Molecule: transfer RNA
Organism: Planctomycetaceae bacterium
């Protein structure tokens, strides 16, 4: 150089055009336990890689431009 696939809370990942971005570890309250630990309730925490476009409306679709990857050459 061509081409495909991926980027979403502190990790791992659902969400492929419209209800407050779902869940699981984890964090932190309480509760329980003689104490841990399991558990049980509850609360924080991502406006979605960047920018721009199309749309009444984008994580979502297009475009270019960052990063990780696969396959050819």
């Nucleotide at each position: 150089g061509a081409u495909c696939c991926c980027g979403u809370g502190g990790u791992c990942c659902a969400g492929u055009g419209g209800c407050g971005a779902a869940g699981a570890c984890g964090u932190c309250u309480g509760g329980g336990c003689g104490a841990c630990a399991u558990c049980c309730a509850g609360a924080a925490g991502a406006u979605c890689g960047a920018u721009g476009g199309u749309u009444c409306g984008a994580a979502u679709c297009c475009a270019u431009c960052c990063g990780g990857g696969g396959u050819c050459a």